[in-house]
RNA sequence: ACUAUUCGCUUCUAGGGUUCCGGUCUUGCGCGAGUGAGAUGACUGGUCCGAGAGAAGCAACCGCGUAGACCUGCAAGCAGGUAAAGCGGUCACACGGCGGGAAAAAAGCCCGGGAGAG
Numbered sequence: 001a002c003u004a005u006u007c008g009c010u011u012c013u014a015g016g017g018u019u020c021c022g023g024u025c026u027u028g029c030g031c032g033a034g035u036g037a038g039a040u041g042a043c044u045g046g047u048c049c050g051a052g053a054g055a056a057g058c059a060a061c062c063g064c065g066u067a068g069a070c071c072u073g074c075a076a077g078c079a080g081g082u083a084a085a086g087c088g089g090u091c092a093c094a095c096g097g098c099g100g101g102a103a104a105a106a107a108g109c110c111c112g113g114g115a116g117a118g
Stems, first nucleotide, its partner, number of pairs: 008058005015049002020046002022043001023040007060090005069082006093113001095116001099111003
């Protein structure tokens, strides 16, 4: 320098809007308790979406683990092999638009470790 493979999942958070719930406002009905309709996210909230560059955990990969377990061979107590529980390691680094996408809508979601910059 080139090529190939891999770079996963779960939960949560930063953040996000407004489908549902609730709140607030207006209004109809009702003696009342309440009950319909509409509006509202510069309504704290619950449901919901949610990070490559946020967190934790799991998985995966590599090594160890081996007298015990299982398999094979034979000179029948030796040799070879396989795997588990478990332990350790890898998981580094990372500036980043505009614009577009979504059957609620928006976003640090997806396009995207992109374009670009250094």
A computed fold for a 118-nucleotide RNA from Leptolyngbya sp. FACHB-321, annotated as Guanidine-I riboswitch aptamer. The coordinates come from a structure-prediction model, not an experiment, and the mean pLDDT is 79. Its Rfam family is "Guanidine-I riboswitch aptamer". From the family's description: This family represents a conserved RNA structure found upstream of the ykkC and yxkD genes in Bacillus subtilis and related genes in other bacteria. The function of this family is unclear although it has been suggested that it may function to switch on efflux pumps and detoxification systems in response to harmful environmental molecules.